Predicted 3D model of a 270-nucleotide part of an RNA (large-subunit ribosomal RNA, domain VI) from Desulfobacter sp. The prediction has a mean pLDDT of 87.
Context: one part of a larger RNA
RNA sequence: CGUAGGAUGUUUGAGGGGAUCUGUUCUUAGUACGAGAGGACCGGAAUGGACGAACCUCUAGUGUGCCAGUUGUCUCGCCAGAGGCACGGCUGGGUAGCUAUGUUCGGUGAGGAUAAGCACUGAAAGCAUCUAAGUGCGAAGCCCAACCCAAGAUGAGACAUCCCUUCCGAUUUAUCGGAACUAAAGGCACCUUCCAGAUCAGGAGGUUGAUAGGCUGCAGGUGUAAGGUCAGUAAUGAUUUUAGCCGAGCAGUACUAAUUUGCCGUGAGG
Repeated sequence: CGUAGGAUGUUUGAGGGGAUCUGUUCUUAGUACGAGAGGACCGGAAUGGACGAACCUCUAGUGUGCCAGUUGUCUCGCCAGAGGCACGGCUGGGUAGCUAUGUUCGGUGAGGAUAAGCACUGAAAGCAUCUAAGUGCGAAGCCCAACCCAAGAUGAGACAUCCCUUCCGAUUUAUCGGAACUAAAGGCACCUUCCAGAUCAGGAGGUUGAUAGGCUGCAGGUGUAAGGUCAGUAAUGAUUUUAGCCGAGCAGUACUAAUUUGCCGUGAGG
């Protein structure tokens, strides 16, 4: 921009895309078959591999603004206690998130038409012949079915709901000219933001509010803070203390910030 008014939401599915893999074991059954050795079709069940998707409860990794220990040195006047730098200084752990090695799930069909092939009926050619007319079966392949996208499918679809003026004059009744009024539904901007995201887009909100931060509580992590007291000459230990501290998690709570507002879009539709 189009989809012959403008919107919001829900859809149909023309068409397109990806996927559609496979082993072993048990059973049927040591049956059919076979002198024996050996050893099935068909059918049923279980369990794997590779591949794919989603997810983070478990396991594991990461987790540079979490916690603790610790070396050297500098600073805070000193002690004590802290902080800076040294690969996050090093070391041990680790929430959320993101991941796989982890978890869950997927590959389905008594469908349709077929290939090679196997057949039925059957002439030309009194026979024979699967083929010439006609008919049936038959594959991991093809088409449907299943999953995802999808009306720019210009053939532009469907459904539901919402929104939008009066007067005067002319008129070929399609409309035209003028005056006054009106900016609707909805959208965008702006702002708080997100498990959404390069940007844009998308989602949740904007005081009639839990959108983010803060605060409180909880979960979870670390592992028992500082300061006291006690024991010991001291290093240190015990106790106060399952303490103290804490990023992203889950709730609650308007304390802070989403203020005020602006713009687009018209007036019933050739």
The RNAcentral record of the full RNA draws on ENA.